[in-house]
Transfer RNA from a Candidatus Parcubacteria bacterium, 72 nucleotides, folded computationally. Lineage of the source: Bacteria > Bacteria candidate phyla > Candidatus Parcubacteria. Rfam family: tRNA. Rfam classes the family as a transfer RNA. About the family: Transfer RNA (tRNA) molecules are approximately 80 nucleotides in length. Model confidence (mean pLDDT): 84 of 100.

């Protein structure tokens, strides 16, 4: 060069057209003499960027940018 597949919260993943959740971690409270362990509650992402279609896009199309694989 060519093709495929990913890119959502600190991490690891759901969500496949109606403006976003889970688990783990983080904080506070409760429990305890004190920690873990349990429970409650709370923070923390406008979805890789940009343009398109749509009344509306994290979801659909085009185009960069990154990862990854696989062909020469």
């Nucleotide at each position: 060069g060519g093709g495929c597949a990913c890119g959502u919260a600190g991490u690891u993943c759901a969500g496949u057209g109606g403006u976003a959740g889970a688990a783990c971690g983080c904080c506070a409270u409760u429990c305890u003499g004190a920690u873990a362990a349990a429970a409650u509650g709370g923070a923390g992402g406008c979805c890789g960027a940009a343009g398109g279609u749509u009344c509306g896009a994290u979801u659909c199309c085009u185009u960069c940018c990154g990862u990854g694989c696989c062909c020469a």